[in-house]
RNA sequence: AGAGUUUGAUCCUGGCUCAGAACGAACGCUGGCGGUAUGCUUAAUACAUGCAGGUCAAACGGACUUUAUUCUAGCUUGCUAGAGUAAAGUUAGUGGCAAACGGGUGAGUAAUGCAUAGGAAUUUGCCCAAUAGUAAGGAAUAACCCAUGGAAACAUGAGCUAAUACUGUAUACUACCUUUUAUUAGGGAAAGACUUCGGUCGCUAUUGGAUAAGCCUAUGUCGGAUUAGCUUGUUGGUGGGGUAAAGGCCUACCAAGGCAAUGAUCUGUAGCUGGUCUGAGAGGAUGAUCAGCCACACUGGGACUGAGACACGGCCCAGACUCCUACGGGAGGCAGCAGUAGGGAAUAUUGGACAAUGGGCGAAAGCCUGAUCCAGCAAUACCGCGUGAGUGACGAAGGCCUUCGGGUUGUAAAACUCUUUCAGUAGGGAAGAUAAUGACGGUACCUACAGAAGAAGCACCGGCUAACUCCGUGCCAGCAGCCGCGGUAAUACGGAGGGUGCUAGCGUUGUUCGGAUUUAUUGGGCGUAAAGAGUACGUAGGCGGUUUAGUAUGUCAGAUGUGAAAGCCCAGGGCUUAACCUUGGAAUUGCAUUUGAAACUGCUAGGCUAGAGUAUAGUAGGGGAUGGCGGAAUUUUUAGUGUAGGGUUGAAAUCCGUAGAUAUUAGAAGGAACACCAGAGGUGCAGACGGCUAUCUUGACUAUCACUGACGCUGAGGUACGAAGGCGUGGGGAGCAAACAGGAUUAGAUACCCUGGUAGUCCACGCAGUAAACGAUGAGUGCUAAGUGUCUGGAAGUUAUUCUGGGUGCUACAGUUAACACGUUAAGCACUCCGCCUGGGGAGUACGAUCGCAAGAUUAAAACUCAAAGGAAUUGACGGGGACCCGCACAAGCGGUGGAACAUGUGGUUUAAUUCGAUGCAACCCGAAAAACCUUACCAGCCCUUAAUCUCGGUUAUCGGAGUCAGAGAUGAUUCUUUCAGUUCGGCUGGACCGAAGACAGGUGUUGCAUGGCUGUCGUCAGCUCGUGUCGUGAGAUGUUAGGUUAAGUCCUUUAACGAGCGCAACCCUCCUCCUUAUUUGCCAUCAGGUCAAGCUGGGAACUAUAAGGAUACUGCCAGUGUUAAACUGGAGGAAGGCGAGGAUGAUGUCAAGUCAUCAUGGCCCUUAUGGGCUGGGCUACACACAUGUUACAAUGGGAGUCACAAUAGGAAGCCAAGGAGUGAUCCGGAGCAAAUCCUAAAAAAGCUCUCUCAGUUCAGAUUGCAGUCUGCAACUCGACUGCAUGAAGUUGGAAUCGCUAGUAAUCGUGGAUCAGCAUGCCACGGUGAAUACGUUCUCGGGUCUUGUACACACUGCCCGUCAAGCCAUGGGAGUUGCUUCUGCCUGAAGUCGGUGAGCUAACCAGCAAUGGAGGUAGCCGACCACGGUGGGGGCGAUGACUAGGGUUAAGUCGUAACAAGGUA
Repeated sequence: AGAGUUUGAUCCUGGCUCAGAACGAACGCUGGCGGUAUGCUUAAUACAUGCAGGUCAAACGGACUUUAUUCUAGCUUGCUAGAGUAAAGUUAGUGGCAAACGGGUGAGUAAUGCAUAGGAAUUUGCCCAAUAGUAAGGAAUAACCCAUGGAAACAUGAGCUAAUACUGUAUACUACCUUUUAUUAGGGAAAGACUUCGGUCGCUAUUGGAUAAGCCUAUGUCGGAUUAGCUUGUUGGUGGGGUAAAGGCCUACCAAGGCAAUGAUCUGUAGCUGGUCUGAGAGGAUGAUCAGCCACACUGGGACUGAGACACGGCCCAGACUCCUACGGGAGGCAGCAGUAGGGAAUAUUGGACAAUGGGCGAAAGCCUGAUCCAGCAAUACCGCGUGAGUGACGAAGGCCUUCGGGUUGUAAAACUCUUUCAGUAGGGAAGAUAAUGACGGUACCUACAGAAGAAGCACCGGCUAACUCCGUGCCAGCAGCCGCGGUAAUACGGAGGGUGCUAGCGUUGUUCGGAUUUAUUGGGCGUAAAGAGUACGUAGGCGGUUUAGUAUGUCAGAUGUGAAAGCCCAGGGCUUAACCUUGGAAUUGCAUUUGAAACUGCUAGGCUAGAGUAUAGUAGGGGAUGGCGGAAUUUUUAGUGUAGGGUUGAAAUCCGUAGAUAUUAGAAGGAACACCAGAGGUGCAGACGGCUAUCUUGACUAUCACUGACGCUGAGGUACGAAGGCGUGGGGAGCAAACAGGAUUAGAUACCCUGGUAGUCCACGCAGUAAACGAUGAGUGCUAAGUGUCUGGAAGUUAUUCUGGGUGCUACAGUUAACACGUUAAGCACUCCGCCUGGGGAGUACGAUCGCAAGAUUAAAACUCAAAGGAAUUGACGGGGACCCGCACAAGCGGUGGAACAUGUGGUUUAAUUCGAUGCAACCCGAAAAACCUUACCAGCCCUUAAUCUCGGUUAUCGGAGUCAGAGAUGAUUCUUUCAGUUCGGCUGGACCGAAGACAGGUGUUGCAUGGCUGUCGUCAGCUCGUGUCGUGAGAUGUUAGGUUAAGUCCUUUAACGAGCGCAACCCUCCUCCUUAUUUGCCAUCAGGUCAAGCUGGGAACUAUAAGGAUACUGCCAGUGUUAAACUGGAGGAAGGCGAGGAUGAUGUCAAGUCAUCAUGGCCCUUAUGGGCUGGGCUACACACAUGUUACAAUGGGAGUCACAAUAGGAAGCCAAGGAGUGAUCCGGAGCAAAUCCUAAAAAAGCUCUCUCAGUUCAGAUUGCAGUCUGCAACUCGACUGCAUGAAGUUGGAAUCGCUAGUAAUCGUGGAUCAGCAUGCCACGGUGAAUACGUUCUCGGGUCUUGUACACACUGCCCGUCAAGCCAUGGGAGUUGCUUCUGCCUGAAGUCGGUGAGCUAACCAGCAAUGGAGGUAGCCGACCACGGUGGGGGCGAUGACUAGGGUUAAGUCGUAACAAGGUA
């Protein structure tokens, strides 16, 4: 510090996710030791049991125990009982102090709290210092005893007694309290105990201090406005009361205030802080342990005591719950320490000790102390240590992988040599303790001993992210933080080997911060990505020109106080180190007080004129409001003319018209809108504004520079205006026209089109308040190159023009921008103010509220769901977008297919099998250039189990040949015959054969979606790329575009491109012309011979032909056009002319195209079978469908006769002549020929003659019968051919569709491969030999440029909505139910206060006494008030028949709304 993820790729926006750190954690696997910390985050749920607050006998009276001793009685040795004295001890009660500390918890509390800084009207036991005092009396009471009640808890009555308990009196100054003008008056204390007799500890009053506490002020302190108004003791005053103390704290009266948009009130949540975690910081989150403060103690209320409480282990009352009970009544409060139950993912021992530190009491000894110190449990966290070290290669074995060679695990192990930390055993043994006292603890630590001995796991290995292979699985099982893996070769699942990371831990989950500049103060944005309010005015607020003086709010500087300690940081120190502990410093960025400064800001006072405004003179304008007027047109209507149609559409129909339309002429009525001018033009804040004219009126601009003197800008709330549509009331209504009706279109058509047509559109007055209200661009101010239009002013002028304002456009520099683009009219550079945004969907929706007559508007969520959604630009592809061009693509022609019969192939069906593959073009006379057996892969049946190689054993021929028998055959049995080579003479060697065992052979089994090779197709289309350079952030572009031209990316010109490669063309082959050479088997002009005839012969080398080599054609020449080009058009010459004709030749790529059955090949599968052999069958089936062909349907023909002219090619298991036989297929025959020699071989159509005469025929030949021929081991399934006989459909073929542009189509025959035989198929060959092309509108395919795109698997694309189904969350909902809050009334426990108190009453007073008084008190009354009751409101939640929309879910239904002009933009 970044990374992954939207796309085919790119840049941007933007979310999601990851890597880091942390934790009071939990879970999974694993686990050696020690140190230091930490440990119910949930139920402030309920609690059994034990402990957690006592102490003082030196405050007091008793009681008891022990010892000593005295006395008395029983009796006397002694023992027992009683009483007394002295000492020591124990303690129920009275009394004092403590119990308000310490310990726990965080429920409540958004301020009665906390933090920081201040303040004045207070108290403070014990403690410190000081001053003064401590005199003299009195009356009770508990304990105890007696009695009574009760189950108990406990209570009641009578009697006795003490005090540091209680209570009068005295004294108390200028100390204290109250009071007063006053130092005036008044008032109030005390307790003793111990003593070594020295004193000590107490007590009372007062002052001061310290400590602790109470109160007040300012500032800060979470979210919600879908909470906007709240408040009546409320705000203030006066009198009174009350408190330790100020105060509405309380009360009476008076006034009507107080708080709030700087967020009152209400509501949700929450203890606050020092700090902690994170972060570069600013911040964000958090508030365990430790420390400060607060609050609470079963829930609610209350007071008492006290220095202090409204009191965790006190009291009273009410309530809930639990327990005891004799049913009458009682007891209780772990949010103390342990512990239990429950809850929960989850959190420890019913331990030891007061030794230390601290606290309470005590004079002290001491006692108490679950505070505390320790120990126990837990890897919960942090820190430290160990699980050994060295040597050790044959790189052992085993595992794993393998290309089978090896590699790896791996110096790892073993082995050898060492060491002993930790743990273990034994011995010694601290500090913590100043005199004593040690729970921890025989602990830390030290020493000795034995032995490598007791001690390693977890996660991960597709990318992010370090680390790879094999096997298994086969969209299954599973993984997954995001992207995503898995459908038979998974580095992603599971296992293994190996590796990587961390290590007594490692992973996962959860949470927080970070990364996230993804709430942006630091540090973001708003034209198109989310985002400028429709516009203006204007309140609060924010901001504000220039100058002088003052001031000191902000600002800046210094000082002082404070900012607790701990923590963080720095430097030291102590534990062996570290964690940890400790000392000092720094820091604590803050607040307050104070002293200064005066530039800026603010404030005060005074000036200025550049901002703003006013005035004067002008200018332009569809600016606004109201009234009047006008013509054209539509419609209706009146009258006339006139006759059969009109109107509408893609085409029609509905509709109008013989009851007279449309058309046309004249008149009338009525409403709405204002052609041309008209413009990228004008005006207005925006919406918007258009005939002419009158009246009223806003704003703008220019000039002058006279006046005012900052009067300004923006603007939350607020107010006004605000298109169309809509609503209300009343008018108006010509045209147009939602709804509606009809007609069309259509599969449907609730649409588009047509005919009608009502609201509405118009006017007046109200409402509504929204628009893609758009420049998708808030307002204002200043600054920053130019050029060129236009509207409207002004100035100068030589009348060309120039200068200067204000608007409105275009181009463009700098700059900006993701790009597109913007660019003085900014989206540039800056400032001020406002509004708005923070992933997509859900949703501008629900609920609530406000407004509205309604429609609806404004404000405005959440659950849930996805990993994207989006912007700009790029390359393609596509378009029922555009432009240009080409092709037998259409058109123009010729001939076919589709109808018939047959042949062949395919589908389907059938079958034991009908083997397999090929399936739009680009499968279907295709693989197959030959299925009777074979082929053959299929089926049925019968058989075989290793042919080759290797190893071992045996034999020496068991080899071969000829037979016989069985069998369908393979095969089995058997007879005869025959007998390899070498040799050391040994079955010794080789060879052969047989047997055994396993390695293996074999597979037309599977995967063409694992592959190679080959092939098809677009397409013989003209394209496809690269290097360097340049442009662009980039994908990419340029080149390759443009203007011409071409068959062509062919060439030329232009040009930020210049060159190059693969394609095109050419080079190659064939044909066409000529030349040279050669001359047999071919040829024969001339010469000669010769034949019935014939190059037959001599000869010739002219011609043809053959086959070698050359030549020729290049737009070369001429003319025109063209850019001076390339090239095109025409012409000449030429055998051939613009590529002369044909072939071979197939760029980058596309289709996961075809082929594992040509071949090769990875993986998988079979191995007495999915291999091998044999016989027979099948591939030839047959209702049917399709494809490719053949033959025809006839007279341009059939038949008969006659008669010409080819080329290619093949031939030895071959072609086969002559001759003969047969009607013929064919047979006999045998000459010639391994071929320019012989043979196949007859060419056929054509020509000539005759016949048939339009018929299912003298057309056509299917089918069938009989008889034959040939091939072959064999023609039944299942061959070809021949003869005779038979003589089917068919009379030119629907929709549709195919081929062909010249020696082509059409037509005619010939040959070949395959092959024993079998050709209508295929491949070749020649003969005869046409028609047509205006042209590119349309169909199909292709190319180039351009445009749009929401497509990129690329239009067979993408994608929307209803309905149906599953699941999920949410809204409404008659209601039901819970919580909370407000309010009216009722009730009124305990308690406090007030009143009363005829009952009761020791201390004081009076009195001799009785008694009375003062004072108090039970009781009663009143006020306040908790719980409770009852009625009514508000808020929130749960649930609810039914219902609404939403989201989501591989393959449901209906349509096709959007993306291309998306087929109606």

A computed fold for a 1465-nucleotide RNA from a metagenome, annotated as small-subunit ribosomal RNA. The coordinates come from a structure-prediction model, not an experiment, and the mean pLDDT is 85.